The prediction has a mean pLDDT of 83. Predicted 3D model of a 72-nucleotide RNA (transfer RNA) from Gouania willdenowi. Rfam family: tRNA. It is annotated as a transfer RNA. Its family is annotated with triplet codon-amino acid adaptor activity in the Gene Ontology. RNAcentral holds the sequence, with entries from Rfam.

């Protein structure tokens, strides 16, 4: 330099153009002599960024950035 992949909650990841989710972690409560385990609830998001398409974009299109892989 060329090609491909990935980017969503603190972490690991789902997500069919139509209300952003799960597990773990965190917080609170129940339970317990205390804790753990278990159960219930709560909180946590500029869906990497900038544009475009659309009534509507995490999702489709273009570009940028970061990381990973291959080729040179």
């Nucleotide at each position: 330099g060329g090609g491909g992949g990935u980017g969503u909650a603190g972490c690991u990841c789902a997500g069919u153009g139509g209300c952003a989710g799960a597990g773990c972690a965190a917080u609170u409560g129940a339970c317990u002599g205390c804790a753990g385990a278990u159960c219930a609830a709560u909180a946590g998001g500029u869906c990497u960024c900038c544009a475009g398409u659309u009534c509507a974009a995490g999702u489709c299109u273009g570009g940028a950035c970061a990381c990973c892989c291959c080729c040179u």